[in-house]
RNA sequence: GCCUUUGUGGCUCAGGGGUAGAGUACCGGUUUCGUAAACCGGUGGUCGCGGGUUCAAAUCCCGCCAAAGGCU
Numbered sequence: 001g002c003c004u005u006u007g008u009g010g011c012u013c014a015g016g017g018g019u020a021g022a023g024u025a026c027c028g029g030u031u032u033c034g035u036a037a038a039c040c041g042g043u044g045g046u047c048g049c050g051g052g053u054u055c056a057a058a059u060c061c062c063g064c065c066a067a068a069g070g071c072u
Stems, first nucleotide, its partner, number of pairs: 001071007010024004018055001026042005048064005
C1' cells in the first nucleotide's frame, strides 16, 4: 500500500428499507424477621463520523476513523 470482517443502551449481542430490541447491569416494587434468589415495573442508545440515494436509511452507496484478520 491492497483485500476481508466488525463498529447498535454501562457490558455482551440481535435487527440488513417502514415505531430501535433482548440478556445482563442499574433504580423502584412484591415476597422474607433480614439478605440472596424468584417475579413485576422503570430509566438509559438520534445505531463510529461526514456526505449521497430514497416518500422513508441502523439497514443501500461513497469517503474517513477505530479494531481484528489476510496478502505483498